[in-house]
A computed fold for an 89-nucleotide RNA from a Bacteroidota bacterium, annotated as c-di-GMP-I riboswitch aptamer. The coordinates come from a structure-prediction model, not an experiment, and the mean pLDDT is 86. The model forms 95% of the base pairs in the Rfam consensus.

RNA sequence: GCUUGAAAAAAGCAAUCCACCUGAAAGGGUGGAGCGCAAAGUUACUGGCCUAAGUCUUCAUAGGGAGAUAAGGCGGCAGAACUGCCGGG
Numbered sequence: 001g002c003u004u005g006a007a008a009a010a011a012g013c014a015a016u017c018c019a020c021c022u023g024a025a026a027g028g029g030u031g032g033a034g035c036g037c038a039a040a041g042u043u044a045c046u047g048g049c050c051u052a053a054g055u056c057u058u059c060a061u062a063g064g065g066a067g068a069u070a071a072g073g074c075g076g077c078a079g080a081a082c083u084g085c086c087g088g089g
Base pairs, nucleotide, nucleotide: 002089003088004087005086012037013036016033017032018031019030020029021028022027035076041082042081043080045079046078047077048074049073050072054069055068056067057066058065059064
């Protein structure tokens, strides 16, 4: 440097639920418990998914309703890029 995760050790992350905070929502943050994870580390670049405050369109009985839309999100959906612990070959 390449490859690999069988056995092992050290360290780490945290689905979901509960409490509080935050946000229009989706979601996010902190704490507790701990489903799982060898990149469940980082980046919304590509696809995918979630939401729709604002904006546009439309209806209206004038209170509002409906549709479209990401500039908001999800990295624990996949691809891609970058970085990294321990062990084996």